[in-house]
RNA sequence: GGGCCAUUAGCUCAAGGGUUAGAGCAUCCGGCUCAUAACCGGCUGGUUCUAGGUUCAAAUCCUAGAUGGCCCACCA
Numbered sequence: 001g002g003g004c005c006a007u008u009a010g011c012u013c014a015a016g017g018g019u020u021a022g023a024g025c026a027u028c029c030g031g032c033u034c035a036u037a038a039c040c041g042g043c044u045g046g047u048u049c050u051a052g053g054u055u056c057a058a059a060u061c062c063u064a065g066a067u068g069g070c071c072c073a074c075c076a
Base pairs, nucleotide, nucleotide: 001072002071003070004069005068006067007066010025011024012023013022018056028042029041030040031039049065050064051063052062053061
């Protein structure tokens, strides 16, 4: 220098143009228990990495950038 992949809740991930962006775990609250853990129920938590563009409508499509990972090439 070139190519590919990923970026969404505290963590791991789903949502593949159209309902209010969800699930599990964790935290917190409650139940159960003599008590703790386990188990059960519930709440909270999101400028979907950034900036533009397309569209009636974008987490999703396009462009540029950022960060991380993988491969290739070049120099030493």
Predicted 3D model of a 76-nucleotide RNA (transfer RNA) from a Herpetosiphonaceae bacterium. The coordinates come from a structure-prediction model, not an experiment, and the mean pLDDT is 81. It matches the Rfam family "tRNA". By type it is a transfer RNA. The RNAcentral record of the sequence draws on ENA.